[in-house]
Parts: sequence; structure tokens; C1' cells
RNA sequence: AUGAACAAAGGCAAACCCACCGAAAGAUGGGGACGCAAAGCCACGGGUCUAAGCCAUGUGUCACACCUCAUGGGACGAUAGCCGGGUUGCUCUAU
Repeated sequence: AUGAACAAAGGCAAACCCACCGAAAGAUGGGGACGCAAAGCCACGGGUCUAAGCCAUGUGUCACACCUCAUGGGACGAUAGCCGGGUUGCUCUAU
């Protein structure tokens, strides 16, 4: 350097519950363990999720704007425990 079998010391923490932030996806803290050799860190590429603000259309109205409701579009949002990539690291080592 490579690899993740045998050991050793450990580490992280899914679902779910509570609190809290958010429009939402989801994040944070506590409890809790499905699992993880990077389930440490980074949104660079792809995928996936959400869509309040924004745009368009329709609707309600005497009519228009505003506003209400509905539909469609849409990341400046989220996901690193979706995949790839970058980067740092413990132990051992059949190579």
C1' cells in the first nucleotide's frame, strides 16, 4: 500500500417514543438498537424526497386587482444509513 478472514480495544446508531425547530421533506437533543469496516467528514456527479415563498392555469366576484380554494411546474431546501467520488482514521494481515 492492499484486504476485511481470525482476534483485541472500542466506535456509530435504523425503526419507534418524547421534547424542540421547520410550510414540508427533514434536522437537533434524550431514550432505544435494525444494522454498519468508515453508518467519520464533504452536496462534486447521479438518484430519490419535499415545494411555504415564486410562476402559470382554472375557480369564487357585477368586473378587475388583491384575496380564498384547486391543479400543474419548480431547489436557492433535504438525504452522506441510496450509489459513485474526494478526504481523514483504529486493529490485524492470509497478499